[in-house]
RNA sequence: ACUUUUUUCAGCCAAACUUGGUGCGAACCAGGGACGGAAAGCCUACAGCUGUGUAAAUCAUACAUCAGGGCUGGGUUGCUUAA
Numbered sequence: 001a002c003u004u005u006u007u008u009c010a011g012c013c014a015a016a017c018u019u020g021g022u023g024c025g026a027a028c029c030a031g032g033g034a035c036g037g038a039a040a041g042c043c044u045a046c047a048g049c050u051g052u053g054u055a056a057a058u059c060a061u062a063c064a065u066c067a068g069g070g071c072u073g074g075g076u077u078g079c080u081u082a083a
Base pairs, nucleotide, nucleotide: 005083006082012037013036017032018031019030020029021028022027035070041076042075043074046073047072048071049068050067051066052064053063054062055061
């Protein structure tokens, strides 16, 4: 320095719900709040999956700089104690 696993201290993030706001909508932003997380930091112009809107429709499908990174895989960056 790199990889894996476990663990300690000090810390970090923040589900549901809720208040205010944005959006046709999925959902998002800020505050409160902690279910959980060892990358629950970042990336959808890497792949899949799920969802929304519009069109069409027997099935299927197409489009949107659509939404979800706390859906999975993957990529990438980083911190702490000891082994």
Source information: Predicted 3D model of an 83-nucleotide RNA (c-di-GMP-I riboswitch aptamer) from a Piscirickettsiaceae bacterium. Model confidence (mean pLDDT): 82 of 100. It was read from a public genome assembly, where an Rfam model found it. Of the family's consensus pairs, 95% are formed in the model.